[in-house]
Context: one part of a larger RNA
RNA sequence: CUGGGCGUAAAGCGCACGUAGGCUGCUUUGUAAGUCAGGGGUGAAAUCCCACGGCUCAACCGUGGAACUGCCUUUGAUACUGCUUAGCUUGAAUCCGGGAGAGGGUGGCGGAAUUCCAGGUGUAGGAGUGAAAUCCGUAGAUAUCUGGAGGAACAUCAGUGGCGAAGGCGGCCACCUGGACCGGUAUUGACGCUGAGGUGCGAAAGCGUGGGGAGCAAACAGGAUUAGAUACCCUGGUAGUCCACGCUGUAAACGAUGGAUGCUAGAUGUCGGGGAGUACUCUUCGGUGUCGUAGUUAACGCGUUAAGCAUCCCGCCUGGGGAGUACGGUCGCAAGGCUGAAACUC
Numbered sequence: 001c002u003g004g005g006c007g008u009a010a011a012g013c014g015c016a017c018g019u020a021g022g023c024u025g026c027u028u029u030g031u032a033a034g035u036c037a038g039g040g041g042u043g044a045a046a047u048c049c050c051a052c053g054g055c056u057c058a059a060c061c062g063u064g065g066a067a068c069u070g071c072c073u074u075u076g077a078u079a080c081u082g083c084u085u086a087g088c089u090u091g092a093a094u095c096c097g098g099g100a101g102a103g104g105g106u107g108g109c110g111g112a113a114u115u116c117c118a119g120g121u122g123u124a125g126g127a128g129u130g131a132a133a134u135c136c137g138u139a140g141a142u143a144u145c146u147g148g149a150g151g152a153a154c155a156u157c158a159g160u161g162g163c164g165a166a167g168g169c170g171g172c173c174a175c176c177u178g179g180a181c182c183g184g185u186a187u188u189g190a191c192g193c194u195g196a197g198g199u200g201c202g203a204a205a206g207c208g209u210g211g212g213g214a215g216c217a218a219a220c221a222g223g224a225u226u227a228g229a230u231a232c233c234c235u236g237g238u239a240g241u242c243c244a245c246g247c248u249g250u251a252a253a254c255g256a257u258g259g260a261u262g263c264u265a266g267a268u269g270u271c272g273g274g275g276a277g278u279a280c281u282c283u284u285c286g287g288u289g290u291c292g293u294a295g296u297u298a299a300c301g302c303g304u305u306a307a308g309c310a311u312c313c314c315g316c317c318u319g320g321g322g323a324g325u326a327c328g329g330u331c332g333c334a335a336g337g338c339u340g341a342a343a344c345u346c
Stems, first nucleotide, its partner, number of pairs: 003318004007300002012314001014201004021194003025088003030083002033081002035077008049065006091191001092188003095184004103177007110154001115149007125136002162169002206247006215241002220236004258313006266291012295302002319346003328339004
């Protein structure tokens, strides 16, 4: 000496469940496989290393030693690891009692608004823009009142508020259903952590079949702007957006920060519980923010929700371009996804 890293420089799988594997709390019994110590056998010669010697030297060669870091066997040691025995309760799970929540699914209901239709009143404009025009309107628009149809979304409450593994979730009610949290210490007694493969979930857009279609609106058409204007602005407008079932499997899927456990000053908001005195404050557990100590960082910053100090497991990186391309494989109806180079060049 026996790599260094992954918030922003290359690098954390989008997220979970879980197989193999890796790792695994406290006390105890036995064993002695790993481990450690001693002995024995073997480890051919040459080579390598050391000493001495022979060719005038050297290369080369000779003699002796060491070494051959290994394997087998035997006698011991028993802290650690393994296997085994008996237990423990702090990890984990269960039970009982509570309160919180846009967590998920199904069904029903509601009001505001837009649009359209019918009717009444009413008359010449309306709409739109930087300014206009296309456009709508004397076949009666815009405005206003009444009635009706239909689809989509749920103002206020609303909050660095809440819930969920992530994607994500917001009107009200009912039913079905998942998880977390707090209190009790009642039960089991390490039942745990991670997780290659694998499986499932996974915004928007897109695809298939059948519905639906108010508003919005890729494409498209027209009007403007402009040197041009395949745009920005305006008038229209089809897929789509919505529903059911199936597929796709990707995002700046972001905290650009994998998961688990333990340890390391505090201050101050806020959400859900518990306890104590009880105007209000103190305290404890769990979440969510801001600031900040030690420490850390190239700096920015992070800082008990770590990017600090450690352990375990997984994933990933190794100069820029070529390139997330080609080829092959595999998945997909397709679009394309996953896996993933090289020549060449700087």
A computed fold for a 346-nucleotide part of an RNA from Desulfovibrio sp., annotated as small-subunit ribosomal RNA, central domain. RNAcentral holds the full RNA, with entries from ENA and SILVA. Its mean pLDDT, the model's own confidence on a scale to 100, is 89.